[in-house]
RNA sequence: GCUCGAAAGGGCAAACCCAUCGUGAGAUGGGGACGCAAAGCUAGGGGUCUUCAACGAAGACAGCCCGGCUACCGAAA
Numbered sequence: 001g002c003u004c005g006a007a008a009g010g011g012c013a014a015a016c017c018c019a020u021c022g023u024g025a026g027a028u029g030g031g032g033a034c035g036c037a038a039a040g041c042u043a044g045g046g047g048u049c050u051u052c053a054a055c056g057a058a059g060a061c062a063g064c065c066c067g068g069c070u071a072c073c074g075a076a077a
Base pairs, nucleotide, nucleotide: 003077004074005073011036012035016031017030018029019028020027021026034063040069041068042067044066045065046064047061048060049059050058051057052056
């Protein structure tokens, strides 16, 4: 250094509730923790979902998988 994931400090935050925004999928903020070692970022590929009346177009999801970029700590192996 890479693989890897013990410990410690800390980090994120599902469902659900409230407010706001959106036709919607959903998003943001607050509360809340099921989980997460990339649950940090990224719609490139697949996938799922929404809207328009639709051979298609415009969108949502990174906490579904793969890929790309970046990163704290350092036991064992």